[in-house]
RNA sequence: GGCCCCAUCGUCUAGCCCGGCCCAGGACGUCAGGUUCUCAGCCUGAAGACACCGGUUCAAAUCCGGUUGGGGCUG
Numbered sequence: 001g002g003c004c005c006c007a008u009c010g011u012c013u014a015g016c017c018c019g020g021c022c023c024a025g026g027a028c029g030u031c032a033g034g035u036u037c038u039c040a041g042c043c044u045g046a047a048g049a050c051a052c053c054g055g056u057u058c059a060a061a062u063c064c065g066g067u068u069g070g071g072g073c074u075g
Base pairs, nucleotide, nucleotide: 001074002073003072004071005070006069007068010028011027012026013025020058030046031045032044033043034042035041051067052066053065054064055063
């Protein structure tokens, strides 16, 4: 240099191939309340994410192009 793969809440992960309702779902963690003499546990609730830029479209996490970062194969 060439080709391929990956990037979503603090962490892990579903959804992407095949675009479509509603606050983008779940687990752990965090916070608040309840329960308890207290803690743990349990119950209820809350906050919290589509790497970035552009394009296509009525509509994009999902399709297309580019960029950045990580990984693999190879000259």